[in-house]
Molecule: c-di-GMP-I riboswitch aptamer
Organism: Mycoplasmatota bacterium
RNA sequence: AUAUUUUAAGGGCAGCUACAUGGAAACAUGUAUACGCAAAGUCACAGGGCUAAAGGAACACCUAUGCCGGCUGGGCCGCAAUA
Numbered sequence: 001a002u003a004u005u006u007u008a009a010g011g012g013c014a015g016c017u018a019c020a021u022g023g024a025a026a027c028a029u030g031u032a033u034a035c036g037c038a039a040a041g042u043c044a045c046a047g048g049g050c051u052a053a054a055g056g057a058a059c060a061c062c063u064a065u066g067c068c069g070g071c072u073g074g075g076c077c078g079c080a081a082u083a
Stems, first nucleotide, its partner, number of pairs: 002083004012037002017032006035070001041076003045073003048068003055062002
């Protein structure tokens, strides 16, 4: 440097739930917790999904400008081990 992920170090992250805060909601953040994770680091680029305040409407609903990376692919950047 390249390839791979069987064990996996030092260590790292933190589902659900409870409480608090923000938000119309989806959801986010914090604390406790620990289901899991070798990218559960990062970027809404492609697909997919959630919400529908405002707006529109046949008043059935529609719509992202709001979200989800712990749904898949891709970009960027890392740790360890092995070859």